[in-house]
Molecule: Glycine riboswitch aptamer
Organism: Tardiphaga sp.
RNA sequence: ACAGACGAUGUGGGAGAGACCGCCGCGGCUUAAGGCCAGCGUCGGCGCCGAAGGAGCAACCCCCCGGGAAACUCUCAGGCACCAGGGACCGCACCGUUGGA
Repeated sequence: ACAGACGAUGUGGGAGAGACCGCCGCGGCUUAAGGCCAGCGUCGGCGCCGAAGGAGCAACCCCCCGGGAAACUCUCAGGCACCAGGGACCGCACCGUUGGA
C1' cells in the first nucleotide's frame, strides 16, 4: 500500500396489500330541485400488507434471575389504484476507522 470488516455520504435497483363503505368540508361538471367525479382532505368502520422503526422467541449460555438471531412471528407505529414519498436488502463510487496473509 492492498484484501476483508464496520460506519458515513452520494448514486442505481428495490416488494406487498381495498380505484372499499360512510359522514363532513373544499374543488369541478350539471340541474328547477337533485345528482356525478378513476378529484383532494379529515374523521369513523370493516378488510388487508410488512421490507422504516418497534416488539417476541429456538438452539445455545446460565444455579436462579437473566442473556440470546432473522428476511421467522406480531402488527403498536407505518402502509394499501397510478404518480410522488418512504423502503429492509443488494450493487457501485468515495471518505473514515480497523486491518489478516